[in-house]
This is a predicted structure of a 96-nucleotide RNA (Guanidine-I riboswitch aptamer) from Psychromonas antarctica.
Rfam family: Guanidine-I riboswitch aptamer. Gene Ontology term of the family: regulation of gene expression.
The sequence was found by an Rfam model in a public genome assembly.
RNA sequence: AUAAUAGACAUCUAGGGUUCCGACUGUUCGCAGUGACUGGUCCGAGAGUUGUCAACCUUUUCUAAGGUUACACGGAGGGAUAAAAGCCCGGGAGAC
Numbered sequence: 001a002u003a004a005u006a007g008a009c010a011u012c013u014a015g016g017g018u019u020c021c022g023a024c025u026g027u028u029c030g031c032a033g034u035g036a037c038u039g040g041u042c043c044g045a046g047a048g049u050u051g052u053c054a055a056c057c058u059u060u061u062c063u064a065a066g067g068u069u070a071c072a073c074g075g076a077g078g079g080a081u082a083a084a085a086g087c088c089c090g091g092g093a094g095a096c
Base pairs, nucleotide, nucleotide: 007053008052009051010050012048015043016042020040021039022037023034024033025032026031054069055068056067057066058065059064071091073094077089078088079087
């Protein structure tokens, strides 16, 4: 200096609420209420992390080796779940 693709799943995190647990308050001790409770379970990123697979490119002694998967501003509104959200609609509308 240069070729090609521009995915799937999982994981954890930022974040999120309140079914369950815990916490707190009340209690007739059976339970009830509070997420204007740090939390555990739970949900969780296209534009966050990591991994696996997949795809692509190059070389090649022909069955292996090396490499790549870049970039990414963004509402309002609606939807799911117990509920909410950087979840889903959605790399959408729009902007550039």